[in-house]
Context: one part of a larger RNA
RNA sequence: UGACGGGGGCCCGCACAAGCGGUGGAGCAUGUGGCUUAAUUCGAUGCAACGCGAAGAACCUUACCAAGGCUUGACAUGCAAUUGCACGACCAAUGAAAGUUGGUCUCCUUCGAGGGUAUUGCACAGGUGCUGCAUGGCUGUCGUCAGCUCGUGCCGUGAGGUGUUUGGUUAAGUCCAGCAACGAGCGCAACCCUUGUGAAUAGUUGCUCGCCCUUUGGGCAGCACUCUAUUCAGACUGCCUGUGAUAAGCAGGAGGAAGGUGGGGAUGACGUCAAGUCCGUAUGGCCUUUAUGCCUUGGGCUGCACACGUGCUACAAUGAACGGUACAGAAAGAAGCAAGACCGCGAGGUGGAGCUAAUCUCCAAAACCGUUCCCAGUUCAGAUUGGAGUCUGAAACUCGACUCCAUGAAGCCGGAAUCGCUAGUAAUGGCGCAUCAGCUACGGCGCCGUGAAUACGUUCCCGGGCCUUGUACA
Numbered sequence: 001u002g003a004c005g006g007g008g009g010c011c012c013g014c015a016c017a018a019g020c021g022g023u024g025g026a027g028c029a030u031g032u033g034g035c036u037u038a039a040u041u042c043g044a045u046g047c048a049a050c051g052c053g054a055a056g057a058a059c060c061u062u063a064c065c066a067a068g069g070c071u072u073g074a075c076a077u078g079c080a081a082u083u084g085c086a087c088g089a090c091c092a093a094u095g096a097a098a099g100u101u102g103g104u105c106u107c108c109u110u111c112g113a114g115g116g117u118a119u120u121g122c123a124c125a126g127g128u129g130c131u132g133c134a135u136g137g138c139u140g141u142c143g144u145c146a147g148c149u150c151g152u153g154c155c156g157u158g159a160g161g162u163g164u165u166u167g168g169u170u171a172a173g174u175c176c177a178g179c180a181a182c183g184a185g186c187g188c189a190a191c192c193c194u195u196g197u198g199a200a201u202a203g204u205u206g207c208u209c210g211c212c213c214u215u216u217g218g219g220c221a222g223c224a225c226u227c228u229a230u231u232c233a234g235a236c237u238g239c240c241u242g243u244g245a246u247a248a249g250c251a252g253g254a255g256g257a258a259g260g261u262g263g264g265g266a267u268g269a270c271g272u273c274a275a276g277u278c279c280g281u282a283u284g285g286c287c288u289u290u291a292u293g294c295c296u297u298g299g300g301c302u303g304c305a306c307a308c309g310u311g312c313u314a315c316a317a318u319g320a321a322c323g324g325u326a327c328a329g330a331a332a333g334a335a336g337c338a339a340g341a342c343c344g345c346g347a348g349g350u351g352g353a354g355c356u357a358a359u360c361u362c363c364a365a366a367a368c369c370g371u372u373c374c375c376a377g378u379u380c381a382g383a384u385u386g387g388a389g390u391c392u393g394a395a396a397c398u399c400g401a402c403u404c405c406a407u408g409a410a411g412c413c414g415g416a417a418u419c420g421c422u423a424g425u426a427a428u429g430g431c432g433c434a435u436c437a438g439c440u441a442c443g444g445c446g447c448c449g450u451g452a453a454u455a456c457g458u459u460c461c462c463g464g465g466c467c468u469u470g471u472a473c474a
Base pairs, nucleotide, nucleotide: 001474002473003471004470005469007468008467009466010465011464012463013462015458016457019421020420021419022418023417026313027312028311029310030309031308032307033306034304035303042053043052064299065298066297067296068295069294070293073124077123078122079121080120081119082118088105089104090103091102092101093100094099107115108114126288127287129286130285131284135282137277138276139275140273142271147186148185149184150183151182152181153162154161155160166177167176168175192265193264194263195262197233198232199231200230201229202228203227206223207222208221210220211219212218213217236259239253240252241251242250243249315414319373320372321371322370323369324368332361333360336355337354341350342349343348380411385406386405387404388403389402390401391400427450428449429448430447431446432445433444
C1' cells in the first nucleotide's frame, strides 16, 4: 500500500421488511447429470453452466457410429510430362446409394505455339484433430457500481503519501465551502434513439367538418380533425415562499401536456476471474496424410431404474361449457400473403378477386350480455391408449405437427427451502415475427388489451461504496 475481520462509523440496492404472484408436490415439454449404447458428436459447470452455443437434429444439417467406396482428392495455386484424347452427354451391367466397369458420340486455332479440359507424377490441398494455460477478435461478471489515474509542486531515507482527506449535498469523485496543494485525463452527467404536449410544412394509399346517391358503402369536394413524417418550440430548480452558511442544495407552491435525471433504451472507466470461446471466423506450435481427409446408405444426437434446473397445463364457481356481441398495436407477405364463394363436424380442400402493399391479404382473446352446471375427482383437469383422417415433404417405422371419435391417469393449492416484481410495474389475456418445406415453440424477441397491492423503516440476511481501526496474511 492492499486484502481480510462472527471490528467501528456513514451510505446505497426488490438486500431485508410491507405486499402480490410463483417454484419446490402432480402430468407434460425442454436442458443437464447419471446410466445405457456400435454411437448416444462436441462445448458451457456457484452467483456469471443447465428452454445455454442451437433464430428451429425425419434425410440434409452432422461434427458421432456401422457398412460400402475414393486417394493430388469435394475445394485452391504452381511445375513437368502426355493426350488430341479426355471431361461431359446418352445407354447398359452391378449396387442400398456413392462408386466401379463396358459401349456410342465428341475441342477451338493465325497450325509456331497458345487457350480450355483431362490423365499421370511432384509441390501441396484437407482436418468441427489437440492446446482458450501460446494468441487476436468477441463476450460474460463485479456493475451503469462511482470509482481509476496522471503532470507539476510539497512531505517522507524509502516503499509511498498528498491531491481523491474534512464539513455539507447528490443518483453520481454531482456540486459547494475549506485545506500544500494547483490543474488535467478515463469514467458520471449531457450530446443520440424512442415515448408524452404544441406549432409550421405536406395531404395519398390516410382522414371526413360539408353536399349527393343513401345499404355495409360509393361519388363529389376539402385537409378542419385523426394520422403519417420532417423541422422547430418546450423543462432550465427558470419563478415564488421557507430552510440552509449570504453556498451547493433540500421541502412546499404557482404556471404547465410534462417538475426536479419526466418514462424507457442505446451507451459498461482502470481492472478482476490464466472466466468463456482454437466447433463462427482468424492464428502460433504439435499431430494426421490410401486417413484424424472426402463421398454414400442406414442408424444415432429423440435411447431410460433415477436425480436436478427452467417452463407450460391444472387442481376449479373471481370457474367450465354453449350462444350472442364489441374494441388493438406492432410486424410480415411474390416459388409469398391470400378475401368473398362452395365442400367437409374439423384439421383442411376446390377455386382464385386483390396485393411488388398507409391501397390488397393476414388480423385478437380476456372483457360485456344471456342460458346450463351446484361443490362432486365433477359438465374440473387433461396425461395415456385405441381407431379414423388432414398437411408438409423423394420419404413421417425408429422420429413430425394438426383434426375427429372413443378412452379419461395423476392432481383438491404443494415439506424444508427458494424466486420475481415499486406503476401502466406485478398479475392476467391474446396477437405478431425470426429460424423454417414441415415441425417437437409450452422457447426467444417484440406488440397491444385489462390492470392491482405495499414500502413503518434500515435492527437483521446478501451484495456494494467511503472513512477509520487490528493483523503472526501478500
The prediction has a mean pLDDT of 82. A computed fold for a 474-nucleotide part of an RNA from uncultured verrucomicrobium DEV055, annotated as small-subunit ribosomal RNA, 3' major domain.